This is a predicted structure of a 349-nucleotide part of an RNA (small-subunit ribosomal RNA, central domain) from an uncultured organism. Its Rfam family is "Bacterial small subunit ribosomal RNA". Rfam links the family to the GO terms structural constituent of ribosome and ribosome.
Context: one part of a larger RNA
């Protein structure tokens, strides 16, 4: 290759919308006959292989004869499957109505706690820290209280094992734009669906650029300790950064370490939004879509999973093939730059 696999052993791409090209794709009925099955009939050179028989005393090695293999062409037939076309059909997919929940997302405007500072007032020695200390601040009056005022940042309790969202990630509070979901129930579309190389886009934090901003915290940096040393843990300071606008970066244990979509397979027992029944603040079903816990069966190397599969199918995609060498070198590409993608061999065990 093949076969086997990809929670934890090497393997799910961070991630999804959009969504090429390809791959697969529901029900009925009719046509065609590419495929697909048979038929017949050409061709596939001799040797080679199989087989039968015969010759070298045997054999190897030869003759003769059969038979096969495998494709290709031609002409006929079949119509169940694909395939392609016609008309049709609603269950798959959308669409409309009527509700419902939500920290979804993006702009604006507003609140209170709290921290430091500034100014005043009381007061008058210490205050801070830390095992313990000391750097450190403080009679030019600290802390400690009280009144006021500036400024960022970040939203206590609600609060959950909750919600939302494709993922990353979202939480004071009010308004404006705006994305989805889920439910009920009728109409309407008439397979319009799935996955999805490559491409487009999003993507915590760190960092980068330009330009604001700056309490608090806080790499680097000093300085006090510990220590045999302390380029550390602890303590006192402190820039960058952390906030905003804006444009790059494109990574992470970007984890559920589990790619997506369908459909089937025992049960209980929270909770979260409908909608419904009986009952009628209660309480106790049903039946949908989320989110947990426990488990039958089966599955696992075990651990575990167990209707939110890792069980039993399909359909599509990405990976992955012994450690290390190495995500390195090199090249091609993107980046301002850091560096990111893509990605080897030699050697070695």
């Nucleotide at each position: 290759c093949u076969g086997g696999g990809c929670g934890u052993a090497a393997a799910g791409a961070g991630a999804u919308g959009c969504g090429u090209a390809g791959g697969u794709g529901u029900c009925c009925a009719g046509a065609u006959a590419a495929g697909u099955u048979u038929u017949a009939u050409g061709u596939c050179a001799a040797a080679u292989c199989u087989c039968a028989u015969c010759g070298c005393u045997c054999a190897a090695c030869g003759g003769u004869g059969a038979a096969a293999u495998c494709g290709c062409g031609u002409a006929g037939a079949a119509a169940a499957c694909u395939a392609u076309u016609u008309g049709g059909a609603u269950u798959g997919a959308g669409u409309c109505a009527g509700g419902u929940a939500g920290a979804g997302a993006a702009g604006a405007g507003g609140g209170g706690a709290a921290u430091u500072c500034c100014u005043g007032g009381u007061g008058g020695a210490g205050c801070g820290g830390u095992u313990a200390a000391a750097u450190g601040c403080g009679u030019u009056g600290a802390u400690a209280u009280c009144a006021g005022g500036a400024g960022g940042a970040a939203c206590a309790c609600c609060a959950a094992u909750g919600g939302c969202g494709a993922a990353g990630g979202c939480a004071c509070c009010u308004c404006u734009u705006u994305g989805g979901a889920c439910c009920u129930a009728u109409a309407c579309u008439g397979a319009c669906a799935c996955u999805g190389a490559g491409g487009c886009u999003c993507g915590a934090a760190a960092g980068c650029g330009u330009g604001g901003g700056g309490a608090g915290c806080g790499a680097a940096c000093a300085g006090g300790a510990u220590u045999a040393g302390a380029u550390a843990c602890c303590c006192u300071g402190g820039u960058a950064g952390u906030c905003c606008a804006c444009g790059c970066u494109g990574u992470a244990a970007a984890c559920g370490a589990u790619g997506u979509g369908c459909a089937c397979u025992a049960g209980g027992u929270g909770u979260u939004g409908g909608c419904u029944g009986u009952g009628a603040u209660a309480a106790c079903g049903g039946u949908c879509a989320g989110u947990g816990c426990c488990g039958a069966a089966g599955c696992a190397a075990a651990c575990g999973c167990g209707a939110u599969a890792a069980g039993u199918g399909c359909a599509c995609c990405g990976c992955c093939u012994g450690g290390g060498g190495a995500g390195u070198a090199u090249g091609c590409u993107c980046g301002c730059a850091a560096g990111g993608g893509u990605g080897a061999a030699a050697c070695u065990c």